[in-house]
RNA sequence: UCUUAUCGAGAGCGGUCGAGGGACAGGCCCGAUGACACCCGGCAGCCUGCCAGGCUUCCACUUGGCGUGGUGCCAACUCCUGCGGAAGAUCCAAUUCCGGCAGAUAAGA
Numbered sequence: 001u002c003u004u005a006u007c008g009a010g011a012g013c014g015g016u017c018g019a020g021g022g023a024c025a026g027g028c029c030c031g032a033u034g035a036c037a038c039c040c041g042g043c044a045g046c047c048u049g050c051c052a053g054g055c056u057u058c059c060a061c062u063u064g065g066c067g068u069g070g071u072g073c074c075a076a077c078u079c080c081u082g083c084g085g086a087a088g089a090u091c092c093a094a095u096u097c098c099g100g101c102a103g104a105u106a107a108g109a
Base pairs, nucleotide, nucleotide: 001109002108003107004106005105006104007103012040014039015038016037020030021029022028024082025081026080027079041074042073043072045071046070047069049066050065051064052063053062054061078102083099084098085097086096087095
């Protein structure tokens, strides 16, 4: 970089540090009552492993559990919007919905 899948669930009243942080832009937020980051702790989404069930000759598939291992995650729906369409009837605004773009994560190439 490409492909596929997922992105409304879940997760501390701990320690260290000390000024910015939430990908980008606009907004709106978080933050010296200490954010972000790191450590510890936790969650259980993806892959893997184990256990039990369904199906089955077996494999495969599938449901649930555990959380060993690899990753990931632990403010706000991916915080909201960004481009196009619909509800909609002349326009505008707000709102809702659908699709797309962008992004994040996993697995594979």
The prediction has a mean pLDDT of 78. This is a predicted structure of a 109-nucleotide RNA (SAM riboswitch aptamer (S box leader)) from a soil metagenome. The RNAcentral record of the sequence draws on MGnify. Of the family's consensus pairs, 94% are formed in the model. Rfam family: SAM riboswitch aptamer (S box leader). Its family is annotated with regulation of gene expression in the Gene Ontology.